Description:
This is a predicted structure of a 1507-nucleotide RNA (small-subunit ribosomal RNA) from a Bacteroidia bacterium. The sequence is in RNAcentral, with records from SILVA. The coordinates come from a structure-prediction model, not an experiment, and the mean pLDDT is 83.
RNA sequence: AGAGUUUGAUCCUGGCUCAGGAUGAACGCUAGCGGCAGGCUUAAUACAUGCAAGUCGAACGGUAAGGUCUCUUCGGAGAUACACGAGUGGCGCACGGGUGCGUAACGCGUAUGCAACUUGCCCUUAACUGGGGAAUAGCCCGGAGAAAUUCGGAUUAAUACCCCAUAGUAUCCCAUGAUCGCAUGUGAAAGGGAUUAAAGCUCCGGCGGUUAAGGAUGGGCAUGCGUCUGAUUAGCUUGUUGGUGAGGUAACGGCUCACCAAGGCGACGAUCAGUAGCUGGUCUGAGAGGAUGAUCAGCCACACGGGCACUGAGACACGGGCCCGACUCCUACGGGAGGCAGCAGUAGGGAAUAUUGGGCAAUGGAGGCAACUCUGACCCAGCCAUGCCGCGUGCAGGAUGACUGCCCUAUGGGUUGUAAACUGCUUUUAUAAGAGAAGAAAAUUUUGGAUUCAUCCGAAACUGACGGUAUCUUAUGAAUAAGCACCGGCUAACUCCGUGCCAGCAGCCGCGGUAAUACGGAGGGUGCAAGCGUUAUCCGGAUUUACUGGGUUUAAAGGGUGCGUAGGCGGGUUAAUAAGUCAGUGGUGAAAGCCUACAGCUUAACUGUAGAACUGCCAUUGAUACUGUUGACCUUGAGUAUAGAUGAAGUGGGCGGAAUGUAGCGUGUAGCGGUGAAAUGCUUAGAUAUGCUACAGAACACCGAUUGCGAAGGCAGCUCACUAAACUAUUACUGACGCUGAGGCACGAAAGCGUGGGGAGCGAACAGGAUUAGAUACCCUGGUAGUCCACGCCCUAAACGAUGAUAACUCGAUAUUGGCGAUAUACUGUCAGUGUCCUAGCGAAAGCGUUAAGUUAUCCACCUGGGGAGUACGUUCGCAAGAAUGAAACUCAAAGGAAUUGACGGGGGUCCGCACAAGCGGUGGAGCACGUGGUUUAAUUCGAUGAUACGCGAGGAACCUUAUCCUGGGCUUGACAUAUACGGAUUAGUGAUGUGAAAGCAGAUCGACACCUUCGGGUGGAACGUAUACAGGUGCUGCAUGGCUGUCGUCAGCUCGUGCCGUGAGGUGUUGGGUUAAGUCCCGCAACGAGCGCAACCUUUGUCUUUAGUUGCCAGCACGUAAUGGUGGGAACUCUAAAGAGACUGCCUGUGUAAGCAGGAGGAAGGAGGAGAUGACGUCAAGUCCUCAUGGCCCUUAUGCCCAGGGCUACACACGUGCUACAAUGGACGGUACAAAGGGCAGCAAUACCGCGAGGUGGAGCGAAUCCCAAAAAGCCGUUCUCAGUUCGGAUUGGAGUCUGCAACUCGACUCCAUGAAGCUGGAAUCGCUAGUAAUCGUAGAUCAGCAAUGCUACGGUGAAUACGUUCCCGGACCUUGUACACACCGCCCGUCAAGCCAUGGAAGCUGGGUGUGCCUGAAGACGAUAACCGCAAGGAGUUGUCUAAGGCAAAACUAGUAACUGGGGCUAAGUCGUAACAAGGUAGCCGUACCGGAAGGUGCGGCUGG
Repeated sequence: AGAGUUUGAUCCUGGCUCAGGAUGAACGCUAGCGGCAGGCUUAAUACAUGCAAGUCGAACGGUAAGGUCUCUUCGGAGAUACACGAGUGGCGCACGGGUGCGUAACGCGUAUGCAACUUGCCCUUAACUGGGGAAUAGCCCGGAGAAAUUCGGAUUAAUACCCCAUAGUAUCCCAUGAUCGCAUGUGAAAGGGAUUAAAGCUCCGGCGGUUAAGGAUGGGCAUGCGUCUGAUUAGCUUGUUGGUGAGGUAACGGCUCACCAAGGCGACGAUCAGUAGCUGGUCUGAGAGGAUGAUCAGCCACACGGGCACUGAGACACGGGCCCGACUCCUACGGGAGGCAGCAGUAGGGAAUAUUGGGCAAUGGAGGCAACUCUGACCCAGCCAUGCCGCGUGCAGGAUGACUGCCCUAUGGGUUGUAAACUGCUUUUAUAAGAGAAGAAAAUUUUGGAUUCAUCCGAAACUGACGGUAUCUUAUGAAUAAGCACCGGCUAACUCCGUGCCAGCAGCCGCGGUAAUACGGAGGGUGCAAGCGUUAUCCGGAUUUACUGGGUUUAAAGGGUGCGUAGGCGGGUUAAUAAGUCAGUGGUGAAAGCCUACAGCUUAACUGUAGAACUGCCAUUGAUACUGUUGACCUUGAGUAUAGAUGAAGUGGGCGGAAUGUAGCGUGUAGCGGUGAAAUGCUUAGAUAUGCUACAGAACACCGAUUGCGAAGGCAGCUCACUAAACUAUUACUGACGCUGAGGCACGAAAGCGUGGGGAGCGAACAGGAUUAGAUACCCUGGUAGUCCACGCCCUAAACGAUGAUAACUCGAUAUUGGCGAUAUACUGUCAGUGUCCUAGCGAAAGCGUUAAGUUAUCCACCUGGGGAGUACGUUCGCAAGAAUGAAACUCAAAGGAAUUGACGGGGGUCCGCACAAGCGGUGGAGCACGUGGUUUAAUUCGAUGAUACGCGAGGAACCUUAUCCUGGGCUUGACAUAUACGGAUUAGUGAUGUGAAAGCAGAUCGACACCUUCGGGUGGAACGUAUACAGGUGCUGCAUGGCUGUCGUCAGCUCGUGCCGUGAGGUGUUGGGUUAAGUCCCGCAACGAGCGCAACCUUUGUCUUUAGUUGCCAGCACGUAAUGGUGGGAACUCUAAAGAGACUGCCUGUGUAAGCAGGAGGAAGGAGGAGAUGACGUCAAGUCCUCAUGGCCCUUAUGCCCAGGGCUACACACGUGCUACAAUGGACGGUACAAAGGGCAGCAAUACCGCGAGGUGGAGCGAAUCCCAAAAAGCCGUUCUCAGUUCGGAUUGGAGUCUGCAACUCGACUCCAUGAAGCUGGAAUCGCUAGUAAUCGUAGAUCAGCAAUGCUACGGUGAAUACGUUCCCGGACCUUGUACACACCGCCCGUCAAGCCAUGGAAGCUGGGUGUGCCUGAAGACGAUAACCGCAAGGAGUUGUCUAAGGCAAAACUAGUAACUGGGGCUAAGUCGUAACAAGGUAGCCGUACCGGAAGGUGCGGCUGG
């Protein structure tokens, strides 16, 4: 110090989250030791038991217990300068200790004041301490009661109580009054009068007592300043505010009372409500701040809840009292007792917090002369990893880098890992034994010395809970001691297995749907370590409340506009002052803490000493620039005056024409009107149209504009009156009079409301007609409120420049409005406006840019993630509608701005394509064939499924193929591969035979190789058998893949380097102007170049030349035949197959800057000559694991292998692709002509014969430019048919055959005879084709035994029509535009309804809580009154008045909980209805308002551009 997260990517805004530190913590796992600290944050809930405040016999009467002594009848008695229960008395109990209920307050903090006070014990000073009296506890006797307790009688003491005396520097009264003080006042000194004191004890040293003054300490009171949240709390107050007098108090004071006045507080936040003890400090932070107030310390408050006083120096009193209340306990039912928020402890609550310990040894406190007693204050110990700090769990060597584990590319390597084993060393700690503290010095006693005789200084003795603890020594021996979390990014650390959107994880983003570094386990690693993680909370990061240190055009955010109050801020000169400001000094700012230095525990934590700091407050002295205040002056800010001129500025009145509607009277006749097209509507009762006349209301064409005026809303015919205003010129007057402006007041479009008018046109609602799936809409016909006027309300708009007002400063250009100056229309200067473009600068960018969104100043308003929500509740306003103010629970991790690249648009522009159009022929109807879906089936194997599946994989399913698809039978190292071991003449192979459907199973017989050889045999290989590794799989995943392929598309695109532009994503280049089939080329240009594509290079075809002539050819020559290149020969031609030529806009004309285009010539061919091969970056998770290859998973006597039979050929139906037809441009019959390209030995087969034929028999020739398939067909020439279901058409069926094949039943093709179905040109719709093309006609081949081929792939024959053109449909390319899309329009997305869950509003009511008010009653107590009773009296008892806690009653307000029912909201799975928004979103959208509608929404009126 930052990081993650909105997007396809970017910049910004903005929230959420993380890394750090901390804790009185808790929980999980784990745990060796010590030191120091800390330990009920919740129930101020209730408490058993013990202890926590007593002490003094040197105040007193005394003697219950004990000690000692004496006596004793042993029962006891007496004494005691031992001691002491109970009692009187004194002091203490108001300290110490606990808690944080209450309290928002002079409670606390800080600083002052008291001329308005008090202070026991302590210190200092002065004086005094004389005399007397009456009681009463106790004790004794008697009584009541269960007890607590209490009553009566007799008697008694005091440092208890009372009286007298003495007394002033005390108090009071009278009168004088120096001094001091700002004042009220104070009061030295002196005079007179009145009143009030005391206590004794003693060891004789002293300790006490009384009065007065002073000090110290503690307290009381007052004041300035500071001290939480809410305005959805705005008014509060009657002892209230002040005065006079009195009372009361230690003291001032409405503290209380009587009277008088009517004040006092409050927007600088009164009152009310909620919450809370405050501070030093603590945590965090760079700081400023924020949060907090445990432990320690200061103050306050409280002591079961509430009230009250007494005593006392001090209390309205934690372990005192009285009363009321709640609760608990005892009881003999009549009455009594009690208060752990002291220390332990118990119950309860809770996530959670300790021992019913030791000791007064130390420190401190109370009493005492003292010894001493008491002290749960305190000092210690115990429990707890609760925190901080320290130590240890060993150190060194040790490689065959051991074994195990884990991982891998697996003969092997890596890692765990110098880790271990092993060797040597050390001993903190542990265990055992031994030694053993400091904390202790006083008091006291004894004693020595000094002395002011009070006391002081020494010496000795005595005193330790902790504790036999800390510490030290010796011995033993690595011996006794490591875990937790994490490992996708943030964030250090990676692999395997399991799981398969399951189980689970998660702080945020997010992981998991079969290869998960994210789940669970393991190995390994990382981090910290006696701890580690999690949870909770606070600060930080967060400049995310911004004082330091933010913003407001579009992200959240400028008030609709003005006037103006308070407030804030304010021009120039000068003087005074010194409030702010600055500086010095003094006081204070407790200690502790923080910081620095040093020191003490072995170190540290911890502690001690010293310093610094405590940024503050108060006082005082000084300075005077600035601000303030006061005085004087100035003119430039502001205003006034005079003159001019401007405008749709406002209000009221008058007038005008056009249009529209209506009415009347004519003319006139059948329609008018309206729309995309129609209909509703009007019209023969005369409409529409047209002419004249009249009336009515509303709005003002042209001028008119990028214009003007106004504060905004807004303002438009002409004219008059009244009113207001900016502007210019003059610089005459005033002299800072100014700016802003919370509240307040006024104005404020449209819609809407009230009352009364008015009502032509328009027109929410409504009605009808259309449209539509529907149409509560868009369109049409009508039409009410309204729109208009007057008066009164409403007070909101996209009330916008989405930009508050004012002032100053900062480059220019240009247009325009109103003035002025120079003579002036030009031109120019100047002032005030209104626009556009731009510099600097600013901005996230778009953009703004003297009319700032620039640079500054002042004031106001507003914002702080999205939704919930401008909602709810409350309040104010309103007749209402509603407006203003304005939350929370809950929920999400985003919501958003600007710009970028794409994609998309029922946006635009340009262009292309058999895309449309123009044509030709089809499909869709029929029959059949083939494929698919569906259905069926034991099975109908699998795949392909819009274009881009469907005569596709399959270029050929009877068995085989073929896939276990089905039924059934069999095999198990296997049908096939490799390796090892063993056997191997009991052997490989051959296999008769049996069984069987076959496979298989069983199995007689025969019987083999190489080398060596001593001929006995040995060795070895193949094969076989057995065993082990393994084989095998057309099983799954094409969404794990390679390869191959389809499609966009043979479309013209897709990119890169360097440079430049931009914060960036990106852009530029590649856009623009032309041109092309083309990102083809040219020109221009912040671009310059380059790559993959295009084109070309390749093949074929079209022309020619050369070369070469066999199997091909035959012109000329010759031979020969019935005929034929048959033969000799030829090399001309055709042809074959090799090499060349040829075409390049090269030439001409026109046009153009050029590229190019148009035309022409020549040429076989002309502008790419025709055709093919060739497919950029990429898209569709496109297709294929069943061609092949391959990761992972799965099967292993089966999902492998073999076999028989069946199935893939089923058939109500639907679709696709074809064939054949429906006929005369034809059918049939006869005759006759012309191809190309292929194939052939398990073959093609001539010829001959047989058969009607398919074919059969025999068979020449040919492995083929030689022979064969082979006949080409349409065509041409004849004949016939004559428009019909036919001499068209051939399906279907019957019969007979042929061929192939082991085998044609399921299930082949072909032939012959017979049969002769549908069909007469095909609805909506739809397909192909632009020239040797479509159409039409045959031929061949692959596969193949044969064939379901009408398919596919090739080949040639004949051979058209049409294209005006690019408006439209489809697809594509480029540029541009909008976008809320980016899985990219098959996108996104809105609302109702239905279901579940969650929080919340209203609500008849119900139940609590605290507070205030009124009335009633009223304890204890205080104050007051009082004749009767007691007392000589003082006084008391009793009675009574006032006040008052609690209680009761009443009506309200506030607040909390709950509730039948009900409202909307949020979140959820793939629900329902529509499609409102985003593109011109298909009616541009949105804002306000009104009405209407299942819902989004629609419509009217006005507004905005964010069209």